Annotation:
SAM riboswitch aptamer (S box leader) from a Chitinophagaceae bacterium, 116 nucleotides, folded computationally. Rfam family: SAM riboswitch aptamer (S box leader). From the family's description: The SAM riboswitch is found upstream of a number of genes which code for proteins involved in methionine or cysteine biosynthesis in Gram-positive bacteria. It was read from a public genome assembly, where an Rfam model found it. The coordinates come from a structure-prediction model, not an experiment, and the mean pLDDT is 81.
C1' cells in the first nucleotide's frame, strides 16, 4: 500500500518561533483567521482503541488461555483538543404545490486493533 473489524450528535488549549491561509479531495454552502491561518516545539488536557486489575458467560473432563459481555483505572503505544467526520453531493422511504426538509443506507474519510 491493500484487506477484515470496531467507531465517528459526547470530551478536551495554553505559552514559544513564524506569518497568511484554513476546515481531507472536487463542486456549492457555511465557517475559522492579522484579537494571528496552516506548520513546528513546549507543557497541559480529553477519551479510553490497544492496555491492567475484577466479576460473569459460552466451550473444554479440568485449569490456564482465547472469545463475549459488564465494572473500575490510566503507567504505558497510539489518538484527538471550533462547528455532527462543519453541511450538501449517490440511492431508496416519507412529508410538501414548488423550493425544500427530514429518516435509513451506500460511497468517501478520519482513528484504533488485526492480517497479508
Nucleotide at each position: 500500500u491493500a484487506c477484515u473489524u470496531a467507531u465517528c450528535c459526547a470530551g478536551a488549549a495554553a505559552g514559544g518561533c513564524u506569518g497568511a491561509g484554513g476546515g481531507a479531495u472536487a463542486u456549492g454552502g457555511c465557517c475559522c483567521u492579522u484579537u494571528g491561518a496552516a506548520g513546528c516545539c513546549u507543557u497541559g488536557g480529553c477519551a479510553a482503541c490497544c492496555c491492567u486489575g475484577c466479576g460473569g458467560a459460552a466451550g473444554u473432563u479440568c485449569u490456564c488461555g482465547c472469545u463475549c459481555c459488564g465494572u473500575a483505572g490510566a503507567a504505558g503505544g497510539u489518538g484527538c483538543c471550533a462547528a455532527c467526520u462543519c453541511c450538501a453531493u449517490u440511492c431508496a422511504c416519507g412529508c410538501a404545490a414548488u423550493a425544500g426538509c427530514g429518516u435509513g443506507a451506500u460511497g468517501a474519510g478520519a482513528u484504533a486493533a488485526g492480517u497479508c